[in-house]
RNA sequence: UGAGUUGGCAGCUAGGGUUCCGGUUCUCCAAAUGCUGGAGAAUGUCUGGUCCGAGAGUUGCCACCCGGGGCGCCGUGCAUAGCCCUGGGUGCACGGCGGGAUAAAAGCCCGGGAGAC
Repeated sequence: UGAGUUGGCAGCUAGGGUUCCGGUUCUCCAAAUGCUGGAGAAUGUCUGGUCCGAGAGUUGCCACCCGGGGCGCCGUGCAUAGCCCUGGGUGCACGGCGGGAUAAAAGCCCGGGAGAC
């Protein structure tokens, strides 16, 4: 100086809004003069259930790399593709504005981007 790898999936969470469920308020109907039931509208500055959800959060599994042991063999020895067991590794990471999807929004996607160091 150049090239390659530094990974994938799933669960959970931080967080997110309001499609559905529920809650609340109002209106109408029934019942009734108390409770309650049904329908509609509004409301996420309604704790919630469903839902979305992290490159820089977490857990698990897989993949990959390295070491040790074993299987693998025309008769023997060594070795090879591959497979099994086991130990280890998979680093570092400050980050807008703005835009996009979905019902809508977000730490989702653009994006390990722009930029900074």
Guanidine-I riboswitch aptamer from Bradyrhizobium sp., 117 nucleotides, folded computationally. The organism belongs to Bradyrhizobium, within Bacteria. Rfam family: Guanidine-I riboswitch aptamer. From the family's description: This family represents a conserved RNA structure found upstream of the ykkC and yxkD genes in Bacillus subtilis and related genes in other bacteria.